[in-house]
RNA sequence: GGCGAGGUAGCUCAGUCGGUUAGAGCGAUGGUCUCAUAAUCCAUAGGUCGGGGGUUCGAAUCCCCCCUUCGCCA
Numbered sequence: 001g002g003c004g005a006g007g008u009a010g011c012u013c014a015g016u017c018g019g020u021u022a023g024a025g026c027g028a029u030g031g032u033c034u035c036a037u038a039a040u041c042c043a044u045a046g047g048u049c050g051g052g053g054g055u056u057c058g059a060a061u062c063c064c065c066c067c068u069u070c071g072c073c074a
Stems, first nucleotide, its partner, number of pairs: 001073007010026004019057001028044004050066005
């Protein structure tokens, strides 16, 4: 340099004929329970959906450019 696959919560990841409220597990915090701790159970918080632009009534989702990670080829 070329090709391909990724970037969504603190971490690991879901989320397609575009449809209005973006989710799970783990973790965190608070509560429950216990003599106490852990575990269990309940609840809560936590998101510019990598950045910018475009299309559309409406974009995490479609199009373009850029940034970045990984793999393959050279």
About this RNA:
A computed fold for a 74-nucleotide RNA from a Deltaproteobacteria bacterium, annotated as transfer RNA. Model confidence (mean pLDDT): 81 of 100. The source organism's lineage runs through Bacteria, Pseudomonadati, Myxococcota and Myxococcia. Rfam family: tRNA. Gene Ontology term of the family: triplet codon-amino acid adaptor activity. The family's RNA type in Rfam is transfer RNA. It was read from a public genome assembly.